[in-house]
RNA sequence: CGAGGUGAACAGAUGGUCGCGUGCCGUUCAGCGGCAUGAGGAAAGUCCGGGCACCACAGGGCAAGGGUGCCGGUUAACGGCCGGUGGAGGCGACUCCAAGGAAAGUGCAACAGAAAGAAACCGCCGCGCCCCGCGCGGUAAGGAUGGAAAGGCGAGGUAAGAGCUCACCCGCGGCCUGGUAACUCGUCCGCGAUGUAAACCCCACCUGGUGCAAGAUGCAAUGGAGGCAUGUCGGCGGCCCGCCGCGUUCUCCGCAAUCGCUUGAGCUCCGCGGUGACGCGGAGCCUGGAUAGAUGACCGUCCAAUACAGAACCCGGCUUACGGUCACGCUCGCACA
RNA sequence: GCCGAUGUGGCUCAGUUGGUAGAGCAGCCGAUUCGUAAUCAGCAGGUCAGGGGUUCGAGUCCCCUCAUCGGCU
Numbered sequence: 001c002g003a004g005g006u007g008a009a010c011a012g013a014u015g016g017u018c019g020c021g022u023g024c025c026g027u028u029c030a031g032c033g034g035c036a037u038g039a040g041g042a043a044a045g046u047c048c049g050g051g052c053a054c055c056a057c058a059g060g061g062c063a064a065g066g067g068u069g070c071c072g073g074u075u076a077a078c079g080g081c082c083g084g085u086g087g088a089g090g091c092g093a094c095u096c097c098a099a100g101g102a103a104a105g106u107g108c109a110a111c112a113g114a115a116a117g118a119a120a121c122c123g124c125c126g127c128g129c130c131c132c133g134c135g136c137g138g139u140a141a142g143g144a145u146g147g148a149a150a151g152g153c154g155a156g157g158u159a160a161g162a163g164c165u166c167a168c169c170c171g172c173g174g175c176c177u178g179g180u181a182a183c184u185c186g187u188c189c190g191c192g193a194u195g196u197a198a199a200c201c202c203c204a205c206c207u208g209g210u211g212c213a214a215g216a217u218g219c220a221a222u223g224g225a226g227g228c229a230u231g232u233c234g235g236c237g238g239c240c241c242g243c244c245g246c247g248u249u250c251u252c253c254g255c256a257a258u259c260g261c262u263u264g265a266g267c268u269c270c271g272c273g274g275u276g277a278c279g280c281g282g283a284g285c286c287u288g289g290a291u292a293g294a295u296g297a298c299c300g301u302c303c304a305a306u307a308c309a310g311a312a313c314c315c316g317g318c319u320u321a322c323g324g325u326c327a328c329g330c331u332c333g334c335a336c337a
Numbered sequence: 338g339c340c341g342a343u344g345u346g347g348c349u350c351a352g353u354u355g356g357u358a359g360a361g362c363a364g365c366c367g368a369u370u371c372g373u374a375a376u377c378a379g380c381a382g383g384u385c386a387g388g389g390g391u392u393c394g395a396g397u398c399c400c401c402u403c404a405u406c407g408g409c410u
Base pairs, nucleotide, nucleotide: 001333002332003331004330005328006327007326008325010323012302013301014300015299016298017297018296020038021037022036023035024034025033026032027031040308044319045318047317048316049315050314051313052211053210054209055208059241060240061239062238064207065206066205068204069203070084071083072082073081074080085099086097087096088095089094100202101201105200106199107196108195109194121143122142123139124138125137126136127135128134129133151169152168154166155165156164170192171191172190173189174188176186178184215259216258217257218255223253224252225251226250227249231246233245234244235243266285267284268283269282270281271280272279273278338409339408340407341406342405343404344403347362348361349360350359356393364380365379367377368376386402387401388400389399390398
């Protein structure tokens, strides 16, 4: 210098003019004036996990559902995160992995091929016969097909062969040792089993339902109209049991004001513990809450002012979109000293 | 805002446990007719909305994104 890897913060600042939402104060009760404050790292997709609200302060079993699925930790919880194990990719820094069970059972493996699970088409060997060949039997070493062909290689052995036997290697399961564990090292013993579970399924674990248009207060408030009436009823949703109710019920119609609504698993800084996610303690801070929906426009300066994009109950994650910047006592290559 | 469904030729739709993507209408060429329509015979036309993954193999199974439609005071 070039090509990468990992991590981090930022998302314009400032001055002027005009305009908007919310809160407080003043004046006045219509409004006006002043002060303060006013989007994001993803506010997005709604893919997970919770809070909160109602349904019986939410019950039992079966069914159903689950992109839950190596081990340990972390957390309010999680399919997230952290650390490790195993596997895959890369020269490397490093990155990625839905990673239980195919030895419980079932299904599937198109075409090709004899055969897709325990297989004889060619070939090899033996025997027989009506001997240019055919039939029977043995054989998985060789050929051919395929994504995949029944452990690999060598020696022995055999009619020809074969883990049939042996040495070495590979893989699977088990005992023992170390580690919390996944798993791994070594020795010994047994075995040689195709792939597919993001096919059905099995095992372990988790899940009650509906989402702030939940729900509550209220308006003439017992709103108005209609249906059902002790069972083939309703709450209760796939089923059964069980519980409650007999109008505090169901259906339709009608107002849309107030609350829920933003102080919260909150933010910043410091100290301590931990490899880390994170936890504990202390100090300080208040930081959108609309309901036709505010957070904007123009001009000047700062070298330049640019991307994706706009809260609607609230948090923790993941995923997707996107601009430039910085750090590295990270890697590789080239050149020079 | 919340919940749900769909996407396959130009249009409307099939595609059954994953195995070479089809039908009807429309289009083009030919036959028939004096000519047109109808009819008959033939042909072309598809990145299965886009991207990634599982698998030997994906329209189909799984994830992400996009577009369209429907329901809820």